Predicted 3D model of a 526-nucleotide part of an RNA (small-subunit ribosomal RNA, 5' domain) from an uncultured bacterium. The coordinates come from a structure-prediction model, not an experiment, and the mean pLDDT is 83.
Context: one part of a larger RNA
RNA sequence: GGACGAACGCUGGCGGCGUGCUUAAUACAUGCAAGUCGAGCGAGGUUACUGUUUCGGAUCCCUUCGGGGUGAAGAAGCUUUAACCUAGCGGCGGACGGGUGAGUAACGCGUGGGUAACCUACCCCAAAGUCCGGGAUAACAGCGGGAAACCGCUGCUAAUACCGGAUGCCUUUACCUUGGGGCAUCUUGAGGUAAAGAAAGGUAACGCUUUGGGAUGGGCCCGCGUCCCAUUAGCUAGUUGGUGAGGUAACGGCUCACCAAGGCGACGAUGGGUAGCCGGCCUGAGAGGGUGGACGGCCACACUGGGACUGAGACACGGCCCAGACUCCUACGGGAGGCAGCAGUAGGGAAUAUUGCGCAAUGGACGGAAGUCUGACGCAGCGACGCCGCGUGAGCGAUGAAGGUCUUCGGAUCGUAAAGCUCUGUCCUUGGGGAAGAAGGCGAAAGCUUGACGGUACCCAAGAAGAAAGCCCCGGCUAACUACGUGCCAGCAGCCGCGGUAAUACGUAGGGGGCGAGCGUUGUCC
Repeated sequence: GGACGAACGCUGGCGGCGUGCUUAAUACAUGCAAGUCGAGCGAGGUUACUGUUUCGGAUCCCUUCGGGGUGAAGAAGCUUUAACCUAGCGGCGGACGGGUGAGUAACGCGUGGGUAACCUACCCCAAAGUCCGGGAUAACAGCGGGAAACCGCUGCUAAUACCGGAUGCCUUUACCUUGGGGCAUCUUGAGGUAAAGAAAGGUAACGCUUUGGGAUGGGCCCGCGUCCCAUUAGCUAGUUGGUGAGGUAACGGCUCACCAAGGCGACGAUGGGUAGCCGGCCUGAGAGGGUGGACGGCCACACUGGGACUGAGACACGGCCCAGACUCCUACGGGAGGCAGCAGUAGGGAAUAUUGCGCAAUGGACGGAAGUCUGACGCAGCGACGCCGCGUGAGCGAUGAAGGUCUUCGGAUCGUAAAGCUCUGUCCUUGGGGAAGAAGGCGAAAGCUUGACGGUACCCAAGAAGAAAGCCCCGGCUAACUACGUGCCAGCAGCCGCGGUAAUACGUAGGGGGCGAGCGUUGUCC
């Protein structure tokens, strides 16, 4: 000198774009953050309509005045059609998105390869198929238990839920014949035999099943690279290898039985400490050094530890089970919970924001769609925390006014500075106009309709110099000097050093220098 997720002191006008718990991976009140599909299914409900039954009795007609007939409005039940709602079964999604950096020195990450050792829902292309049956169960009803969370028994019912059978283009396995390829295990093509293996419907759009290929996403393996300590020198029993078996989507000591006695290490094993890694970022002419906050990629974690279930995918942040600590409810028998999601609270700290608006856009889940959900996201709020831009006025104005300071008492300086005159209108106030961001959706069409931000940006008019300057420094380094006060005191200080009676170094004032909505200080890195 540069840089910062900064903090502190003094000061503070506006805007744009960014950015904001670096500490306690401490504990959390409250609300929200993952649902959706009725075009899979039964059931229940609301509204309107149609028909019908019952009740109801207006009106009108007849009357021998006793009554008889007609039957509107309205109400209830059942029913037709249509729209809508949804607790449950079922499907898809909750493995993405969002957070954090605790752990991890590791194939974790980076980079380059391998997989002839593998998987991949939804999506795309191609081929073939979608046949016949069956038994349940939630919801619901009844009964019962419990303070609650919830649970049990009996009975009924549906499906794109579940099960059996058939068919087999095809796939798998075994065997036979035959051709090609490869680095070994192997791999690939054709033909044959045997065994095994599918399906789901919906009025329709849409789906379902089998197989091959693609796309996307992943799993696993390997070469190289990846901090400090040798005042850590030896480490290792599933340990190292083999055979066989199990397991996995898959290779493998991954697991197990048996056999052998190996394997690693001064080219640093083992141990200890520290740490998420990278693209990048800061600095530097570069080499290098430092760093990994925001944004992007990968990894790990989700109160602590362990475990599996479901599923294409998890050993699963807002799923399940067990154990533990903690908190809460309780009728004391037993239950409930997990903000390292967004806000917010307490605590810790030098220190870090709103319990905001909206799904209008982008993206995601579901849905045929309309649409629903979305604290992702888009915006707004707070903080000079950072960067950038703008302003706090411009021109003229000498008797060099008053006043301050210094003075050799002549004057010098603040100083064109002020006042005054003439302007301008960024910003400000008021009034008027007023977006782009909108693609889409509905509809046969004409056309209608969708903006949180926001009455914001921006434009026009009027008013008005009016409301907007500070901070640090002035001994040398280093740019900027005098006076007074103080008297090794009070104090200053980055280094050298100032202060003991004329201090340009302390304090104040005048003047000056630097930067400027900032300026200094502290901390850290180069």